[in-house]
RNA sequence: GACAGAAAAGGGCAAUCUUGGGGGCGACCCCUCGAACGCAAAGCCUAUGGGUCUCGCGAAGGCGAGAAAGCCGGGUUGCCUGU
Numbered sequence: 001g002a003c004a005g006a007a008a009a010g011g012g013c014a015a016u017c018u019u020g021g022g023g024g025c026g027a028c029c030c031c032u033c034g035a036a037c038g039c040a041a042a043g044c045c046u047a048u049g050g051g052u053c054u055c056g057c058g059a060a061g062g063c064g065a066g067a068a069a070g071c072c073g074g075g076u077u078g079c080c081u082g083u
Base pairs, nucleotide, nucleotide: 002083003082004081005080012039013038016035017034020031021030022029023028037070043076044075045074046073049072050071052067053066054065055064056063057062
């Protein structure tokens, strides 16, 4: 450096539920106590790659404004073990 892996060690993250508080019409978001499905990038960036969700408008096709990166994909950096 390349490839493979999640068995081990030390750690990390954490859907969802939940205690207390706050923001948003909403999707949803922020802080916080506890439990926890899971994750080898569930680190970071990408919502103008595809798809999903919300609100408004429209008879409809749709248009506009938003939300989520733990749906799939792309970019980039990286721990451990093995070859």